[in-house]
RNA sequence: GCCGUUAUAGUUCAAAGGUAGAACGGAAGUUUCGUAAUCUUCAGAUCAGGGUUCAAUUCCCUGUAACGGCU
Numbered sequence: 001g002c003c004g005u006u007a008u009a010g011u012u013c014a015a016a017g018g019u020a021g022a023a024c025g026g027a028a029g030u031u032u033c034g035u036a037a038u039c040u041u042c043a044g045a046u047c048a049g050g051g052u053u054c055a056a057u058u059c060c061c062u063g064u065a066a067c068g069g070c071u
Base pairs, nucleotide, nucleotide: 001070002069003068004067005066006065007064010024011023012022013021018054026042027041028040029039047063048062049061050060051059
C1' cells in the first nucleotide's frame, strides 16, 4: 500500500428496513432477627459524517478505531 471482518447498555451478545432486547452487573423495594439468595420494579446503548427510503442498528459512500490476510 491492497483486501476482508467487526464497532449496539458498565461487560458479553441479539435484533438482517417498521416499538432497540436478553444475561450478568448497578439502584430501589419485598423477604429475613440480620446477611446472602429469591421475587418485583427502575435507570442505562446503536463509532462519526453524509446518502437512499414514508421509515435505517439494518442498505450505499467516506472517515476513525480494533482484528485478520496479502505484498